[in-house]
A computed fold for a 98-nucleotide RNA, annotated as TPP riboswitch aptamer (THI element). Rfam family: TPP riboswitch aptamer (THI element). From the family's description: Vitamin B(1) in its active form thiamin pyrophosphate (TPP) is an essential coenzyme that is synthesised by coupling of pyrimidine and thiazole moieties in bacteria. The model forms 100% of the base pairs in the Rfam consensus. The coordinates come from a structure-prediction model, not an experiment, and the mean pLDDT is 78.
RNA sequence: UCACGCACCUUGGGGCGCCGUAAGGCUGAGAGACGCGAGUCAACCCAUUGAACCUGCCCCGGAUAAUGCCGGCGAAGGAAACGGUGACUGAUGUUUUU
Numbered sequence: 001u002c003a004c005g006c007a008c009c010u011u012g013g014g015g016c017g018c019c020g021u022a023a024g025g026c027u028g029a030g031a032g033a034c035g036c037g038a039g040u041c042a043a044c045c046c047a048u049u050g051a052a053c054c055u056g057c058c059c060c061g062g063a064u065a066a067u068g069c070c071g072g073c074g075a076a077g078g079a080a081a082c083g084g085u086g087a088c089u090g091a092u093g094u095u096u097u098u
Stems, first nucleotide, its partner, number of pairs: 001091003006086004010081001011047004017026003032041003053078003059072004
C1' cells in the first nucleotide's frame, strides 16, 4: 500500500402479517409503544458482490385453526452508499541494519 471477512459510525432503503373479545398462540431478524387517523418514535433487517423490501399476486401447488406458513414463479423486473473509521489476518512494496 492492497485484499477477504468482522465490528462500529454517518447517510439512506424497508416491512410489521395470521387466529383470537381478551389473555395468548403461529411464522419471522423484526409483528413493539404512542396516536381516532395521518403519522411519530424504538427495535430489527438491508444498501449494487443488492432475495432487505416491492411488483407480477385477488397467481400456481402443498400444508395449516389461519396467514407470503412452505415451495414454485425466480437470479424474472424494480430496489437504497460501489460511504467512512478501527483492530486482526494475509499479500505486496520501500527504507535501515547485519